[in-house]
């Protein structure tokens, strides 16, 4: 100097005029959308609605089946499919990144085409001592049946584990050596696992296919719910009816209750609340590799209700692009708006800043 990996932050400022919403104070007025003062007023994702909860209701939420979710080990947390650390595997020169990461000796299924054959084989081939045929005086040579082989070749994503040596008629873990696989012991580690001695010649792949195993799961949701006010027609019809109906996903048992279900028609849909002080923010110290935990101090930082924080003007900061010798001029500046709340994940983001780490080149 260049190219990367990773963690964090900003994403305009100042001033003026007018205008909003909550809370609070004062005054007027008499109850109004009043006047004035003070104070606060959208996010790192508010987004997606993908997970987990807080909270509310349901008289069983108790037991079971079905169903669903997660899936290496340890830790954190209210909890999680999240986070942190570690192990293993894959990618990358590396810093790092990703992982749907239990089980194929319980069973079932699937793998097109090609190929002889995909839980099992012989297409091209190799051998052929004993049988047969031919040549030869003979030694011997050649062909081949039965039979033997899967080492060589081909096909394929994958072909009875790989390489080498020996052995054999030719071969093959047939034997041996080294790898791979698998099992036991020792050592290290809480563990996943690693390392290594010895034994075994040793039965492909696929489970985000069905399945098996382990762990977890009551349901519905702020349109949950609570209170007040008001209105109407409990009007008409059908069904089940204690061997029954109903009871917040389905089925069974249990429990509770005495009524319940459907269709037609009619009335109301107004107000208050839930609704913001929290698994809260910031910060000092201590513990921990970290996530995070403990403890002390300090702060209150939206609560609308068809939905508030906006509009205009001036100056100016930073960055980028273009023009210009220069002074300078012009243009552009992201994703995007709470709605009961919180912890996560995922996605979007113009431009810029800071920290740590890796690789390459050059110079000293």
């Nucleotide at each position: 100097g260049a190219a990367g990996c990773u963690g964090g932050c900003c994403g305009g400022g100042c001033a003026g005029u007018c205008g909003c919403u909550g809370c609070u104070c004062a005054c007027c007025c008499u109850g109004g959308u009043g006047u004035g003062g003070g104070u606060a007023g959208a996010g790192g994702a508010a987004a997606g609605u993908c997970c987990g909860g807080g909270c509310a209701c349901c008289g069983c939420a108790g037991g079971g089946c079905a169903g669903g979710a997660u899936g290496c080990c340890g830790g954190c947390u209210a909890a999680c499919g999240g986070c942190c650390g570690g192990g293993c595997g894959c990618c990358g020169c590396g810093a790092g990144g990703c992982g749907a990461c239990g089980g194929a000796a319980a069973g079932u299924g699937c793998a097109a085409c090609a190929g002889a054959a995909a839980g099992a084989u012989a297409c091209c081939g190799c051998c052929g001592a004993u049988g047969g045929c031919c040549c030869g005086c003979g030694a011997g040579g050649g062909c081949u049946c039965a039979g033997g082989c899967a080492a060589g070749g081909g096909u394929g994503a994958a072909a009875u584990g790989g390489u080498g040596c020996g052995g054999u008629a030719a071969g093959a873990g047939c034997g041996c050596a080294c790898c791979a696989c698998u099992c036991c012991a020792g050592c290290g580690g809480u563990a996943a696992c690693g390392u290594c001695u010895g034994g075994g010649g040793u039965c492909g792949g696929u489970a985000a296919a069905c399945c098996c195993c382990a762990u977890c799961c009551g349901g519905u949701g702020c349109a949950a719910g609570a209170c007040c006010a008001a209105a109407u027609a409990g009007g008409g019809g059908a069904g089940c009816g204690u061997u029954g109906g109903c009871g917040u996903g389905g089925c069974c048992c249990g429990c509770g209750u005495c009524g319940c279900u459907c269709c037609c028609g009619g009335g109301u849909a107004g107000g208050u609340u839930g609704c913001u002080a929290g698994a809260g923010g910031c910060u000092g110290c201590g513990g921990g590799u970290a996530a995070c935990c403990g403890u002390g101090g300090u702060c209150c930082c939206a609560g609308a209700g068809g939905a508030a924080u906006g509009a205009c003007u001036g100056c100016u900061a930073c960055g980028g692009c273009g023009c210009g010798c220069g002074a300078g001029c012009g243009c552009c500046g992201a994703c995007a708006g709470a709605a009961c709340c919180c912890g996560g994940c995922u996605u979007a983001c113009a431009g810029g800043c800071c920290g740590g780490c890796u690789u390459c080149g050059c110079a000293c």
Predicted 3D model of a 364-nucleotide RNA (Bacterial RNase P class A) from a Burkholderiales bacterium. Its mean pLDDT, the model's own confidence on a scale to 100, is 77. The source organism's lineage runs through Bacteria, Pseudomonadati, Pseudomonadota, Betaproteobacteria and Burkholderiales. Its Rfam family is "Bacterial RNase P class A". Rfam classes the family as a ribozyme. Rfam describes the family as follows. Ribonuclease P (RNase P) is a ubiquitous endoribonuclease, found in archaea, bacteria and eukarya as well as chloroplasts and mitochondria.